[in-house]
């Protein structure tokens, strides 16, 4: 120089669902079912009726926690409010799918090739 990619280092991608009620816990599946802040939207209460609070709920954005993934790439997006079977549901199994995407460098060990040097 090539190969490998064990391991360690930084760096990066990802997703957070679903049933029940009395709303605020309890289940279920999973490696993970997520805390705070800001912004918009919506919903109900509350009067001091106001471009008001306050609570929840959605969305989007920042920051952070576990977790899993980085090219041998179903971690995870999209097609998807899809089909089909099963389940309350969601998971799950099949289709779909040889489908379109999707985030990597440096060091270390280990293999193995050349060239140069010195020594026998």
């Nucleotide at each position: 120089g090539u190969c490998c990619u064990u391991g360690c280092u930084c760096c990066g991608g990802g997703g957070u669902g679903u049933g029940c009620c009395a709303a605020g816990g309890c289940g279920c599946u999973g490696a993970g079912a997520u805390g705070c802040a800001g912004c918009g939207g919506g919903u109900u209460u509350g009067c001091a009726u106001g471009a008001c609070a306050a609570a929840c709920c959605c969305g989007c954005u920042g920051c952070g926690a576990a977790c899993c993934c980085g090219a041998c790439g179903a971690a995870c997006u999209u097609g998807a409010u899809c089909c089909g079977g099963u389940u309350c549901a969601u998971a799950c199994c099949g289709g779909c799918g040889g489908a379109a995407g999707a985030a990597g460098a440096g060091c270390c060990c280990g293999a193995u090739g050349u060239g140069c040097c010195g020594c026998c």
RNAcentral holds the sequence, with entries from Rfam. Predicted 3D model of a 120-nucleotide RNA (TPP riboswitch aptamer (THI element)) from Extensimonas vulgaris. The prediction has a mean pLDDT of 75. It matches the Rfam family "TPP riboswitch aptamer (THI element)". Rfam links the family to the GO term thiamine pyrophosphate binding.